[in-house]
This is a predicted structure of an 80-nucleotide RNA (c-di-GMP-I riboswitch aptamer) from Candidatus Rokubacteria bacterium 13_1_40CM_69_27. Its mean pLDDT, the model's own confidence on a scale to 100, is 87. The model forms 95% of the base pairs in the Rfam consensus. It was read from a public genome assembly, where an Rfam model found it. Lineage of the source: Bacteria > Bacteria candidate phyla > Candidatus Rokuibacteriota.
RNA sequence: UCCCGAAAAAGGCAAACCCGCCGCGAGACGGGGACGCAAAGCCACGGGUCAGGCAACGACCUGACAGCCGGGCUACCGAA
Numbered sequence: 001u002c003c004c005g006a007a008a009a010a011g012g013c014a015a016a017c018c019c020g021c022c023g024c025g026a027g028a029c030g031g032g033g034a035c036g037c038a039a040a041g042c043c044a045c046g047g048g049u050c051a052g053g054c055a056a057c058g059a060c061c062u063g064a065c066a067g068c069c070g071g072g073c074u075a076c077c078g079a080a
Stems, first nucleotide, its partner, number of pairs: 004078002012037002017032004022027001035067001041073003045070003048065006
């Protein structure tokens, strides 16, 4: 340095649900709350799922999800 990930230490994040608030919606944000997480930090690049539009749709367009799987970038700690 790379891999790896302890019933280690120090810290971190925060599902469902509730309240507020924004959005047609998927969902976002703030507060509470912890199911979990070693990238549950960041990026919609590939796939996927979801929403809206289109007379309708598998197509197309516009969005959402990074806590669905890959990929890219970055990062704390250090036993085996």